[in-house]
RNA sequence: GAGUUGGUCAGGCAAUCGCUGCGUUAACAUUAAGUUUAACGGGGAGGAAAGUCCGGGCUCCAAAGAGCAGGGUGCCAGGUAACGCCUGGGGGGCGCAAGCCCACGACAAGUGCAGCAGAGAGAAGACCGCCGAUGGCCUCAUUCGUGAGGAACAGGUAAGGCUGAAAGGGUGCGGUAAGAGCGCACCGGGCGACUGGUAACAGUUCGUUGCAAGGUAAACUCCACCCGGAGCAAGACCAAAUAGGGUUCCAUAUGGCGUUGCUCGCGUUGGAACCGGGUAGGUUGCUUGAGCCGUUGAGCGAUUAACGGCCUAGACGAAUGAUUGUCCACGACAAAACCCGGCUUAUCGACCAGCUC
Numbered sequence: 001g002a003g004u005u006g007g008u009c010a011g012g013c014a015a016u017c018g019c020u021g022c023g024u025u026a027a028c029a030u031u032a033a034g035u036u037u038a039a040c041g042g043g044g045a046g047g048a049a050a051g052u053c054c055g056g057g058c059u060c061c062a063a064a065g066a067g068c069a070g071g072g073u074g075c076c077a078g079g080u081a082a083c084g085c086c087u088g089g090g091g092g093g094c095g096c097a098a099g100c101c102c103a104c105g106a107c108a109a110g111u112g113c114a115g116c117a118g119a120g121a122g123a124a125g126a127c128c129g130c131c132g133a134u135g136g137c138c139u140c141a142u143u144c145g146u147g148a149g150g151a152a153c154a155g156g157u158a159a160g161g162c163u164g165a166a167a168g169g170g171u172g173c174g175g176u177a178a179g180a181g182c183g184c185a186c187c188g189g190g191c192g193a194c195u196g197g198u199a200a201c202a203g204u205u206c207g208u209u210g211c212a213a214g215g216u217a218a219a220c221u222c223c224a225c226c227c228g229g230a231g232c233a234a235g236a237c238c239a240a241a242u243a244g245g246g247u248u249c250c251a252u253a254u255g256g257c258g259u260u261g262c263u264c265g266c267g268u269u270g271g272a273a274c275c276g277g278g279u280a281g282g283u284u285g286c287u288u289g290a291g292c293c294g295u296u297g298a299g300c301g302a303u304u305a306a307c308g309g310c311c312u313a314g315a316c317g318a319a320u321g322a323u324u325g326u327c328c329a330c331g332a333c334a335a336a337a338c339c340c341g342g343c344u345u346a347u348c349g350a351c352c353a354g355c356u357c
């Protein structure tokens, strides 16, 4: 100097004026309910508060257990409340390296899919090529048994060429008409054993097998494991006015009103007390929590145990702002809404530590 990994901070200070919870005091209101006002003191966004993509707590509903359907996860081990997260390890890929990336079970259960090109894309295939041993054809020779040569009809072949992302072990020797794991050697692969490892897996180890159906499962599927639903507008409590409901008591009814003038019939109709549901409204849930900081111990680490310390927004038509001065490196992305653990995405810059070239 270049790179890489992990972490910290997120303009500072001062003044003035506001906003919003909490505490204290005062005023005011006595209403169902400290609902309201003022002063003072003190607190007041984030590393992502975001996307709402996973996992959990909490709440209500459902629920004996099991299975089916549906959804999710997918190398191994560990961590955790839990996870699709994290840590460590294995395998594969990239990089000189530090390091980074990977849904990484099974295609030899079955089914499906593969544009263009190409002969052929699957127990695959023959366009050019090679051969034409064998059978047929032609020519010549013939002792008439056949022999030699030629063309390439049948046929054989998969060396070489061609197409493609991919053509199905590789190299060499033998072999053959030409060829081919057809045979052999070496390398590679499969299977089994052994050894190491908790395991994934690994091995200059041993045996065996000519090598046997290539790719694709974020294709259906199979295998293993996991999953009840809805969400703080969950839910709980208090509770007017008005209008319903229930019970009791009082009043009385041979009543009043309506229905056709009348009769019958039918419908309807008073007051008080108490109870219960429920609307407006209020309270709660609400921030003390798998919390944060420090030290020590265990562990490679994620993490965990013990001890000590700290309290750090809690709104709901929704606060956290504005102005001025000053300094500098001139300030990015963006703002809580029940709460946590993650992931992903956005982000001006500054600083610290480890490592590599």
Base pairs, nucleotide, nucleotide: 001357002356003355004354005353006352007351008350009349011327012326013325014324015323016322017321019044020043022041023040024039025038026037027036028034046333050344051343053342054341055340056339057338058231059230060229061228070227071226072225073224074223075089076088077087078086079085090104091102092101093100094099105222106221110220111219112216113215127161128160129157130156131155134154135153137150138149139148140147141146169187170186171185172184173183174182188211189209190208191207192206193205194203195202196201235284236283237282238281245275246274247273248272249271250270255269256268257267258266259265291310292309293308294307295306296305297304298303328331